Predicted 3D model of a 76-nucleotide RNA (transfer RNA) from an Erysipelotrichaceae bacterium.
RNAcentral holds the sequence, with entries from ENA.
RNAcentral records the identical sequence in 2 taxa.
The prediction has a mean pLDDT of 82.
Rfam family: tRNA. Gene Ontology term of the family: triplet codon-amino acid adaptor activity. It is annotated as a transfer RNA.
RNA sequence: GCCGUUUUAGCUCAGUUGGUAGAGCAACUCAUUCGUAAUGUGUAGGUCGCAAGUUCAAGUCUUGCAAGCGGCACCA
Numbered sequence: 001g002c003c004g005u006u007u008u009a010g011c012u013c014a015g016u017u018g019g020u021a022g023a024g025c026a027a028c029u030c031a032u033u034c035g036u037a038a039u040g041u042g043u044a045g046g047u048c049g050c051a052a053g054u055u056c057a058a059g060u061c062u063u064g065c066a067a068g069c070g071g072c073a074c075c076a
Stems, first nucleotide, its partner, number of pairs: 001072007010025004019056001027043002030040002049065005
């Protein structure tokens, strides 16, 4: 340098044919307990890596950039 792939909540990950974003764990609240743990209930937490484009509508499609991973090439 070229090709592929990944980037979504604090962490690990879903998200179908483009239709307004979820789960588990963690955190917090309440219940239960003499108390703690466990268990149960509920709450909060996101402009989906960044910037553009297409569209009535984009996490999803297109382009550029950044970062991680893999492969190829170059490397006298």